RNA sequence: GCCGCAGUAGCUCAGCUGGAAGAGCGCCCGGCUGUUAACCGGGCGGUCGCUGGUUCGAGUCCAGCCUGCGGCG
Repeated sequence: GCCGCAGUAGCUCAGCUGGAAGAGCGCCCGGCUGUUAACCGGGCGGUCGCUGGUUCGAGUCCAGCCUGCGGCG
C1' cells in the first nucleotide's frame, strides 16, 4: 500500500427482504423469606463509530474517513 471482517445500552450480543431499536447480564425499586442468596414483578439505560449521499422512510443500501482484528505484498 491492497483486500476481508467487526464497531448497536455499563458488558456480551440479536436486529429477517429498508417501515423507525431489543435480549441476557448489570444497576435501582418492590414482592417473597426470620436474614441473605435464589426466584418473581416493575423500572433505568442508545447521537446504532464519524461525516455525507440515496429514499416518503436508513441500524440495514452507497461513498469517504476513524478504531480493532485477520490476510496479501
RNAcentral holds the sequence, with entries from ENA and GtRNAdb. Predicted 3D model of a 73-nucleotide RNA (transfer RNA) from Acidianus hospitalis W1. It matches the Rfam family "tRNA". Rfam describes the family as follows. Transfer RNA (tRNA) molecules are approximately 80 nucleotides in length. The organism belongs to Acidianus hospitalis, within Archaea. It is recorded under the gene name tRNA-Asn-GTT-1-1. Its mean pLDDT, the model's own confidence on a scale to 100, is 81.